[in-house]
RNA sequence: AGAGUUUGAUCCUGGCUCAGGACAAACGCUGGCGGCGUACCUAAGACAUGCAAGUCGAACGGACUGCAGGUUUUCGGAUUUGCAGUGAGUGGCGAACGGGUGAGUAACGCGUAGGAACCUGUCUCGACGUGGGGGAUAACACUUGGAAACAGGUGCUAAUACCGCAUGUGGUCGGGAGAAGAAAGGCUCGAGGAAUCGAGUCGCGUUGAGAGGGGCCUGCGUCCGAUUAGCUAGUUGGUGGGGUAAAGGCUUACCAAGGCGACGAUCGGUAGCUGGUCUGAGAGGAUGGUCAGCCACACUGGGACUGAGACACGGCCCAGACUCCUACGGGAGGCAGCAGUUAGGAAAUUUUGCCAAUGGGGGAAACCCUGAGCGAGUAACGCCGCGUGGAGGAAGACGGCCUUCGGGUUGUAAACUCCUUUUCUGUGUGACGAUGAUGACGGUAGCACAGGAAGAAGCCCCGGCUAACUACGUGCCAGCAGCCGCGGUAAUACGUAGGGGGCGAGCGUUGUCCGGAAUUACUGGGCGUAAAGAGCGCGUAGGCGGCGUCAUAAGUCCCGUGUGAAAGACCCCGGCUCAACUGGGGAGGGUCGCGGGAGACUGUGGUGCUGGAGUGUCGGAGAGGGAAGUGGAAGUCCCGGAGUAGGGGUGAAAUCCGUAGAGACCGGGCCGAACACCAGUGGCGAAGGCGACUUCCUGGCCGACGACUGACGCUGAGGCGCGAAAGCGUGGGGAGCGAACGGGAUUAGAUACCCCGGUAGUCCACGCCGUAAACGAUGGACACUAGGUGUUGGUGGUAUCGACCCCACCGGUGCCGGCGCACACGCAGUAAGUGUCCCGCCUGGGGAGUACGGCCGCAAGGCUAAAACUCAAAGGAAUUGACGGGGACCCGCACAAGCAGCGGAGCGUGUGGUUUAAUUCGACGCAACGCGAAGAACCUUACCUGGGCUUGACAUGGCUGUGAAACACUCAGAAAUGAGUGCCUCCGCAAGGACAGAGUCACAGGUGCUGCAUGGCUGUCGUCAGCUCGUGUCGUGAGAUGUUGGGUUAAGUCCCGCAACGAGCGCAACCCCUGAGGCUAGUUAGGAUGUCUAGUCUGACUGCCGGGAGAAACCCGGAGGAAGGUGGGGAUGAGGUCAAGUCAGCACGGCCCUUACGUCCAGGGCUACACACACGCUACAAUGGCCGCGACAAAGGGCAGCGAGAGCGCGAGCUGGAGCGAAUCCCAUCAAACGCGGUCUCAGUUCGGAUUGCAGGCUGCAACUCGCCUGCAUGAAGUCGGAGUUGCUAGUAACCGCCGGUCAGCAUACGGCGGUGAAUACGUUCCCGGGUCUUGUACACACCGCCCGUCACACCAUGGAAGCGAGGAACACCUGAAGCCGGUGGGCUAACCGCAAGGAGGCAGCCGUCGAAGGUGGGCCUGGUGACUGGGGUGAAGUCGUAACAAGGUAGCCGUACCGGAAGGUGCGGCUG
Repeated sequence: AGAGUUUGAUCCUGGCUCAGGACAAACGCUGGCGGCGUACCUAAGACAUGCAAGUCGAACGGACUGCAGGUUUUCGGAUUUGCAGUGAGUGGCGAACGGGUGAGUAACGCGUAGGAACCUGUCUCGACGUGGGGGAUAACACUUGGAAACAGGUGCUAAUACCGCAUGUGGUCGGGAGAAGAAAGGCUCGAGGAAUCGAGUCGCGUUGAGAGGGGCCUGCGUCCGAUUAGCUAGUUGGUGGGGUAAAGGCUUACCAAGGCGACGAUCGGUAGCUGGUCUGAGAGGAUGGUCAGCCACACUGGGACUGAGACACGGCCCAGACUCCUACGGGAGGCAGCAGUUAGGAAAUUUUGCCAAUGGGGGAAACCCUGAGCGAGUAACGCCGCGUGGAGGAAGACGGCCUUCGGGUUGUAAACUCCUUUUCUGUGUGACGAUGAUGACGGUAGCACAGGAAGAAGCCCCGGCUAACUACGUGCCAGCAGCCGCGGUAAUACGUAGGGGGCGAGCGUUGUCCGGAAUUACUGGGCGUAAAGAGCGCGUAGGCGGCGUCAUAAGUCCCGUGUGAAAGACCCCGGCUCAACUGGGGAGGGUCGCGGGAGACUGUGGUGCUGGAGUGUCGGAGAGGGAAGUGGAAGUCCCGGAGUAGGGGUGAAAUCCGUAGAGACCGGGCCGAACACCAGUGGCGAAGGCGACUUCCUGGCCGACGACUGACGCUGAGGCGCGAAAGCGUGGGGAGCGAACGGGAUUAGAUACCCCGGUAGUCCACGCCGUAAACGAUGGACACUAGGUGUUGGUGGUAUCGACCCCACCGGUGCCGGCGCACACGCAGUAAGUGUCCCGCCUGGGGAGUACGGCCGCAAGGCUAAAACUCAAAGGAAUUGACGGGGACCCGCACAAGCAGCGGAGCGUGUGGUUUAAUUCGACGCAACGCGAAGAACCUUACCUGGGCUUGACAUGGCUGUGAAACACUCAGAAAUGAGUGCCUCCGCAAGGACAGAGUCACAGGUGCUGCAUGGCUGUCGUCAGCUCGUGUCGUGAGAUGUUGGGUUAAGUCCCGCAACGAGCGCAACCCCUGAGGCUAGUUAGGAUGUCUAGUCUGACUGCCGGGAGAAACCCGGAGGAAGGUGGGGAUGAGGUCAAGUCAGCACGGCCCUUACGUCCAGGGCUACACACACGCUACAAUGGCCGCGACAAAGGGCAGCGAGAGCGCGAGCUGGAGCGAAUCCCAUCAAACGCGGUCUCAGUUCGGAUUGCAGGCUGCAACUCGCCUGCAUGAAGUCGGAGUUGCUAGUAACCGCCGGUCAGCAUACGGCGGUGAAUACGUUCCCGGGUCUUGUACACACCGCCCGUCACACCAUGGAAGCGAGGAACACCUGAAGCCGGUGGGCUAACCGCAAGGAGGCAGCCGUCGAAGGUGGGCCUGGUGACUGGGGUGAAGUCGUAACAAGGUAGCCGUACCGGAAGGUGCGGCUG
């Protein structure tokens, strides 16, 4: 520091995801040791039990126990003194600390910096006191009530408890005089008989100061929501009273009417705050657990009492809920202290030890208390450290895994040898923490000795990101997955194994936070087309603001100072063996306070200026706006004339109008709407928008002049106004047009496009609506930054007689273009450039501009505006292709023009289908279907049935044993096969070998599967003219250029031009055949010529001439020539496409079968047949059939062959065998069509030959299933073929025959050969295919593409909804506990006053204000649920259509209105995307 993911690829935008770090974590697997930390994040749910706050006898009285003593005694005891102790009580201090928790709280609660009107027990320092009296009361005793808790009565008693009096340093009050106003003693020592006195000490009172603590006030900072915009009656202020420790509406009465709020009040939601913690480069974001500071709370709510301090966690009272006890009358309780239980939850420990240390309370102290604390225990929860051994050890062992079978790998790993002992175990010793005593931890840490490699390794991952690969299993299954995505038979992605990578007592997963994310952008983003400029203006608040000068010092900068707790973090130095942990020191840290200074800039105040802005004067252009009036052209309608059969409309028609007289033509009239030409990327306006003419009213703009004002400016949240079309209301108007609607067409349908009609509406007035692709998809203002060229308005100059022209300046409006900018496209002085200021807006797609709420509207609807859920994209620009019912150019038997066919018939062959035991398999648009088949009766043969074999029909090798095998014959059998007989080898002395068969083991074998694992070969586009590369150049890049362009060609053929220059594969040529000639050679005819055959050479190259042309390539014409512009034909098939075809030709990976999916045999089947298709043959006849006679080929084949002459047969053929391995002989007289002659005469025929019968021939082991041929007989369909469709451009089509391969036999097929031998091509509009350029694109498995909406089904979340049920905060009224405060007099009352009566004061009672909870009521808010209902999302292959993307077949889209199953259609206006 980045990476993956949108595309065929690219750049950009943009989201999603990953790698990092962290955690009070949890879960899974695993787990040796130690140190230091941490440990209910959920139910502030409920709690059994124990403990967590007591202490003081030196404040006090008594009781009890023990000891010692005294007195007394009825010897039981009683009493008293002292000492020690126990428990309760009075009293004091403490209990307000410490400990817990985070519910509440958005607040002066917290943080920070300040402030004034305060309090402060204990502590420190200072001053002065501490005198003299009094009355009670608990305990206790007796007694009463009660189950208990507890309460009452009578009586006794003490004090540092309580109350007067005295004094008054100081303090308080008061203007002063003056007034009121304190206290407590205990212990020790000494003196004394004692009272008492003195000293010391601990106390007590008043007061001052301090320290520390606390209360109060203020500035600033402190989350989200505006779909919360207004809030407020003690409210804001004042005065008086009251209250507090203290300022204060804190409270009360009266008066005033204020106070807060877009700088966000109020309301709602959420939340303890901070030091810090995590992350981050930082800014920031997130967070607030442990530790520390503050706050708040203590079952819930309220309240006060005591006190220095509380409204009090382990206090009190009341109310409520809950739990417990109860004798039913009443009582008790509060773990958010430490343990622990239960519940909840993914989730968290021992009902432990000790006060030894630190700290706290009490005490004079000893000491007591202390679940604060210190320790131990549980948990890998975290951090840190250590170990599970070290060294050597290759025959690279065994085993495992893989393998190309050679080997590789695990792997120095192991074994084995040597060594060590951290940890561990055992024994011994044994701390620091404690400065003299005191140690829970703890016989712990540590140390020493001994033992023994001994007890101690796992987890995750290995497709990319991301480090690490193979095998097997599985077969879109099972599964994986953070994103992209893997899995449908070879999966590095699932599972397992081997191996590898990472980390390691841990490793992964999940969750959360920050980061990456510049993805909320302060640092540090954007808005023409990606999301994003408000439709436009006016203007409020606010923000920002020209030049000079003076002042000031708020901002700003500098210095000093205060504070910014400790801990943490950073640096340095220390302590535990290191580290974690920890001690000491230092530095740093604020938008903070105070003081001082600076004066540039901003602000503020003053004073000037004119350049910004405005005013004035003189001119100017204009569809700028409003109102009134006027005009002509056209149109419908009406009237009249004239006139006759049509008109209208369309792709073509029809509906429609017209003989009741239309349309066309002429004349007249009414009416409404719109204003031709001018007219122009012309003008005006802020935008919407504005178009005949005249008049009136009126806004803005421009130029010239430079007189006036003197910054008066810019922008503009809210607000206000304007705002096309459609639409709404009321009233008019209504010619044309025209949603809806009706009809006619089109169509599968046609709720459309086209046509005929036609209502709202379009028009006017007034009032609403407030939206548009309201667009330059570009907010406004100002300044600056090369040019060129139009146009419009004005001015000046030059020139002219003048107008124009020309030059310059200002304003507007266009085009081109450089810098610069930009992802690109592009923008470019009218910026999308460079800057400043202000406003608006954006933050992935869908859901959705939707729901709910609010505001507006008569309504339609508008404005504002979410979430759940869902996706891994959605997008912009450009690139290469492909495609288009886009364009341009060009080609091809592509069409057209022709000829012959096919499609109809019969038959042949192939295929589908069906059938079958089997009808083996493959091939499927062109490019499967007379294809693999160049030839299925057996064989072939792969299929079926049946019969056999199991090392096998075939190959190689090992072992064992045998000696034959072949061959011939006999028997059984359908054969295979079996049984038997005959026959019985060679080399070698032997062992053994050759060969053969038997047994056995390796193995053979498979036309079994996968052509979607493959090689090879082939088809196709297509013999089309294309396909690429190197270097250079251009572009961020994909890529482009070259290869495009202008010509030309059959051709990317060539020429010219050109940021390209070259090159390769294709084209062409080289090769073969053919057409001319020469030369040489040759026999199969004895010779010659010629022909022929074979070989070789020449010839043709646009070479020559003319023209196009004035360049080239080239084209046209001509000459010559056998041939002329590639002469004709063949072979030759670039890069690629179709997962095209073939595992059945062959080869081959993998899988499968192994007495069978192998192999042998017989028979059957591949030849089936109601049909359908493809390719052919033969025909339908007279251009013919038949008969007779007569001609002329080429190219082939032949020894298991071709087979002559001759003979026989009507014939197929037979007999026979000459000749020939073939320029010699044969097939083969070689032909046929053809020519000549004859006949037939238009007929289902003398056409046609299917079918069938009979008789034969041939091949073959064998023609039944199932061959070919012959003769005789039979003579079917068929009379030229619907829609549609094929081939062919010249020696071609058509017609005619011949040969060959295959083959025993079988040819209408296939491959060749020659014979006869045409017609037509205007042309490229159209169909098909192709090439080049260009254009559009939402396509890229590429138009057989993509894709929209309804409907149906399933699931999910959500809105509405009669309601139902719950919660929250207020409000109104009722009731009103405790309690404080106030009132009250008729109860009670020790101290003080008073001789007394009585009083003062107090207590209780009662009353009142306030007041928690409760009740009643109507609203508000929130979430839950809800029959039914609305849309939305998702889902594999459902239904209907085809809206959009190519002119998407009616260009699309926006707003609006109406209509329609649905996409949608139509009207009106707008946009070009």
Predicted 3D model of a 1473-nucleotide RNA (small-subunit ribosomal RNA) from an uncultured Pseudomonadota bacterium. The sequence is in RNAcentral, with records from SILVA. Its Rfam family is "Bacterial small subunit ribosomal RNA".